This is a predicted complex of two RNAs, RNase P RNA and transfer RNA, with 457 nucleotides together. Rfam match: Bacterial RNase P class A. Rfam classes the family as a ribozyme.

RNA sequence: AGAUGGCUGGAUGGCCGCUGUCCGAACUUCGGUUCAGGCAGAGGAAAGUCCGGGCUCCACGAAAACAAGGUGCCGGGUAACGCCCGGCGGGGGAAACCCUAGGGAAAGUGCCACAGAAAACAAACCGCCGGGCGCUUCGGCGCUGGUAAGGGUGAAAAGGUGCGGUAAGAGCGCACCGCGCUGCCGGUAACGGUAGUGGCAGGGCAAACCCCACCUGGAGCAAGACCAAAUAGGGACGGCCUUUCGAGCGGUUCGCCGCGGCGAAAAGCGAGUUUUCGAGCUGCCGUCCGGGUAGGUCGCGUGAGGCGGAUGGCAACAUCCGUCCCAGAGGAAUGGCCAUACAUUGGUGGAAACACCGAGGACAGAACCCGGCUUAUAGGCCAUCU
RNA sequence: GCGAGAUAGCUCAGGCGGUCAGAGCGUCGGAUUCAUAACCCGGAGGUCGAGAGUUCGAGUCUCUCUCUCGC
Numbered sequence: 001a002g003a004u005g006g007c008u009g010g011a012u013g014g015c016c017g018c019u020g021u022c023c024g025a026a027c028u029u030c031g032g033u034u035c036a037g038g039c040a041g042a043g044g045a046a047a048g049u050c051c052g053g054g055c056u057c058c059a060c061g062a063a064a065a066c067a068a069g070g071u072g073c074c075g076g077g078u079a080a081c082g083c084c085c086g087g088c089g090g091g092g093g094a095a096a097c098c099c100u101a102g103g104g105a106a107a108g109u110g111c112c113a114c115a116g117a118a119a120a121c122a123a124a125c126c127g128c129c130g131g132g133c134g135c136u137u138c139g140g141c142g143c144u145g146g147u148a149a150g151g152g153u154g155a156a157a158a159g160g161u162g163c164g165g166u167a168a169g170a171g172c173g174c175a176c177c178g179c180g181c182u183g184c185c186g187g188u189a190a191c192g193g194u195a196g197u198g199g200c201a202g203g204g205c206a207a208a209c210c211c212c213a214c215c216u217g218g219a220g221c222a223a224g225a226c227c228a229a230a231u232a233g234g235g236a237c238g239g240c241c242u243u244u245c246g247a248g249c250g251g252u253u254c255g256c257c258g259c260g261g262c263g264a265a266a267a268g269c270g271a272g273u274u275u276u277c278g279a280g281c282u283g284c285c286g287u288c289c290g291g292g293u294a295g296g297u298c299g300c301g302u303g304a305g306g307c308g309g310a311u312g313g314c315a316a317c318a319u320c321c322g323u324c325c326c327a328g329a330g331g332a333a334u335g336g337c338c339a340u341a342c343a344u345u346g347g348u349g350g351a352a353a354c355a356c357c358g359a360g361g362a363c364a365g366a367a368c369c370c371g372g373c374u375u376a377u378a379g380g381c382c383a384u385c386u
Numbered sequence: 387g388c389g390a391g392a393u394a395g396c397u398c399a400g401g402c403g404g405u406c407a408g409a410g411c412g413u414c415g416g417a418u419u420c421a422u423a424a425c426c427c428g429g430a431g432g433u434c435g436a437g438a439g440u441u442c443g444a445g446u447c448u449c450u451c452u453c454u455c456g457c
Base pairs, nucleotide, nucleotide: 001386002385003384004383005382006381007380008379011340012339013338014337015336016335018041019040020039021038022037024035025034026033027032043363047374048373050372051371052370053369054368055220056219057218058217068216069215070214071213072212073087074086075085076084077083088102089100090099091098092097103211104210108209109208110205111204112203125151126150127147128146129145131144132143133142134141135140159177160176161175162174163173164172178200179198180197181196182195183194184193185192186191224298225297226296227295234289235288236287237286238285239284240283242266243265244264245263246262248259249258250257251256271282272281273280274279305324306323307322308321309320310319311318312317342361344359345358346357347356348355349354387457388456389455390454391453392452395411396410397409398408404442413429414428415427416426435451436450437449438448439447
């Protein structure tokens, strides 16, 4: 100078407050309120809501399949994960170390702009070259062929480098490297090593469609459960008001009269409202019932919990033992002031040590809970390594 | 707790990634007119909200963040 991992996230004391809870007292409309005291009171991210789960309700014979979405080297961990650990391959770095969405392009479809001859069944612009034919100013030129070494274009041009070979060339031949296939060895595996073989086939893109394997039902604490006003509306029962008719009972001077309830009808009733234009509904009062709103209670913190130790494991993590109980309420408490040192920092003086006067503490704020990821974060400390 | 969006000063296009960064209004200059407006001609104006990644190549595809709006 750099790399990696971990810890911390202001301290102490005093005073005044805030929230929860316990105990006591006073008051009370018995629901609580007030006062005094004790105890407890934000985070490593409480954040973003990007993943995974618990919990709750809804849906659904189970499951499979389809659709849609997601994940994607191998092994392990975990309740689960797109997370974590260990390893493999690839890339970067002098190194410590870091990065890596890393299945399939030999199922199919599609795209590869511009430039370039050609962007994928190959093809030939400038070139290079032997033969044949034609022309010739004898230098060559044209036609017909061979070729892909060189030039040029491009992000990418049909293995790379070298030697041989050839008319010039070319995996045409050979060596090495790369690649494919086959075998053997090591490894649980990804993969690595090695031997043989093929002369090279198969350009790239799947964070393009797609194929393969695996995963996923939907909604979310405003989930959901219980208690339950006032008003309006629903249901049941009862009562109240007038008349008529029928039947019943009692009385009777046989003309009728009275009675309480039953059945039926009208009336209240003139209008309002709905309408498929046919019609339907609607009196007042009381009691009870049920649904449900406001409101209240629960859900709500003993949990995949924290700390310490032992054992197993490279590790993530697991098991066991001991110990602790640690915010939770309502749009929401966890704050303010002072003092003392501390980290940091400004100015002045000084050679420096230091002295004096000042400033001043990162990101941020629980709202059902938990495991991750990501993002923000002044400063300080520790360990290992290059 | 759940969803949508961000492109010129304003309002919006931009299909399955490529010479594709556009339209209308506005603005500037010219022309016309006695002058102004309208009409006509021409121009300027954009890191496509920010940062990474995939790809030869990103406004477009993927991830993270910021801001705005809605339920």